[in-house]
This is a predicted structure of a 350-nucleotide part of an RNA (small-subunit ribosomal RNA, central domain) from a metagenome. Its mean pLDDT, the model's own confidence on a scale to 100, is 86.
Context: one part of a larger RNA
RNA sequence: CUGGGCGUAAAGGGCUCGUAGGCGGUGAAUCAAGUUAGAUGUGAAAGAUCUGGGCUUAACCUGGAGAAGUCAUCUAAGACUGGUUGACUAGAGAACAGUAGAGGGAAGCGGAAUUUCCGGUGUAGCGGUGAAAUGCGUAGAUAUCGGAUGGAGCAUCAGUGGCGAAGGCGGCUUUCUGGACUGAUUCUGACGCUGAGGAGCGAAAGCGUGGGUAGCGAACAGGAUUAGAGACCCUGGUAGUCCACGCUGUAAACGAUGAGUACUAGCUGUUGGUGCACGACGAUGCAUGAGUAGCGCAGCAAACGCGAUAAGUACUCCGCCUGGGGACUACGGCCGCAAGGCUAAAACUC
Numbered sequence: 001c002u003g004g005g006c007g008u009a010a011a012g013g014g015c016u017c018g019u020a021g022g023c024g025g026u027g028a029a030u031c032a033a034g035u036u037a038g039a040u041g042u043g044a045a046a047g048a049u050c051u052g053g054g055c056u057u058a059a060c061c062u063g064g065a066g067a068a069g070u071c072a073u074c075u076a077a078g079a080c081u082g083g084u085u086g087a088c089u090a091g092a093g094a095a096c097a098g099u100a101g102a103g104g105g106a107a108g109c110g111g112a113a114u115u116u117c118c119g120g121u122g123u124a125g126c127g128g129u130g131a132a133a134u135g136c137g138u139a140g141a142u143a144u145c146g147g148a149u150g151g152a153g154c155a156u157c158a159g160u161g162g163c164g165a166a167g168g169c170g171g172c173u174u175u176c177u178g179g180a181c182u183g184a185u186u187c188u189g190a191c192g193c194u195g196a197g198g199a200g201c202g203a204a205a206g207c208g209u210g211g212g213u214a215g216c217g218a219a220c221a222g223g224a225u226u227a228g229a230g231a232c233c234c235u236g237g238u239a240g241u242c243c244a245c246g247c248u249g250u251a252a253a254c255g256a257u258g259a260g261u262a263c264u265a266g267c268u269g270u271u272g273g274u275g276c277a278c279g280a281c282g283a284u285g286c287a288u289g290a291g292u293a294g295c296g297c298a299g300c301a302a303a304c305g306c307g308a309u310a311a312g313u314a315c316u317c318c319g320c321c322u323g324g325g326g327a328c329u330a331c332g333g334c335c336g337c338a339a340g341g342c343u344a345a346a347a348c349u350c
Stems, first nucleotide, its partner, number of pairs: 004321003007304002012318001014201004021194003025088002028085004033081002035077007042069001049065006091191001092188004096183004103177007110154001116148006125136002162169002206247006215241002220236004258317006266295006273288005278282001299306002323350003332343004
């Protein structure tokens, strides 16, 4: 070097952008680096391979042949790969006109509810549970009416609905802003795909500084339960949850399924487009391309299942796996304020 794999058995990087690299559309000319063929030289001998010979055989010895190369130089070929030149439009992108959307940032506003406070009415309970108790209440609670404060989240609409690369995103308005889809033409002319390193984004919890704190609520305290109860249940309750700025960089970051392209029966629902059809202009039908779901042929699969959103058929590029434990560990390095993260063994053992 050659192998087999990665939905659930070990194995897809959390996601994106992108450097090097790898790979790359159609037709023409040219070069001849790769490629192919030939020639010359060389690739010592021994060994190895094939085929003979010699020791009684074998080991051993020995003759011959072939093979063996990223080799050098020369000659030729010109399909394919590559270089150069010039051209194309099917990939990619741009212009134009529309469409839908919880996509992102900022500012302002709204009503329901909980809490607290103030005032009124009102009186003995309230609350809580399987049952209770702790707790609250005659210093007037719970209930109810009016008013005020403050914080957080936005019922209905709401939907295997939508948007986003992923994490994720849900009241309303304004503003700034990213992407997608559709349509008919015009333009650029391969500008593409992937992507080691790298950079950015990245739930929750956690950390730093400052603020905020209604509800909820690790820790903690008490009441119960229990053999015990360091829990489940109850009453409280601090960090936290919220905001600003900075860090952390991990998740069952899951579709447990990397990205891209092409091809391969159908049927049904749904979202947002476009075009066409009509005795019926509709809650219609047909076509088309973009999503999102349910079945299903072929095929695949150990089975479960997947099945044009593939786990099918192929190609390109990246990541990863190689028995269980030790071990998402030690040591070292890098990162971090810390917590810790990333990288990552061995002894030993089954």